This is a predicted structure of a 76-nucleotide RNA (transfer RNA) from a Herpetosiphonaceae bacterium.
The prediction has a mean pLDDT of 81.
Rfam family: tRNA. Rfam links the family to the GO term triplet codon-amino acid adaptor activity.
The organism belongs to Herpetosiphonaceae, within Bacteria.

[in-house]
């Protein structure tokens, strides 16, 4: 220098143009228990990495950038 992949809740991930962006775990609250853990129920938590563009409508499509990972090439 070139190519590919990923970026969404505290963590791991789903949502593949159209309902209010969800699930599990964790935290917190409650139940159960003599008590703790386990188990059960519930709440909270999101400028979907950034900036533009397309569209009636974008987490999703396009462009540029950022960060991380993988491969290739070049120099030493």
């Nucleotide at each position: 220098g070139g190519g590919c992949c990923a970026u969404u809740a505290g963590c791991u991930c789903a949502a593949g143009g159209g309902u209010u962006a969800g699930a599990g775990c964790a935290u917190c609250c409650g139940g159960c228990u003599c008590a703790u853990a386990a188990c059960c129920g519930g709440c909270u938590g999101g400028u979907u990495c950034u900036a533009g563009g397309u569209u009636c409508a974008a987490a999703u499509c396009c462009u540029a950038g950022a960060u991380g990972g993988c491969c290739c090439a070049c120099c030493a």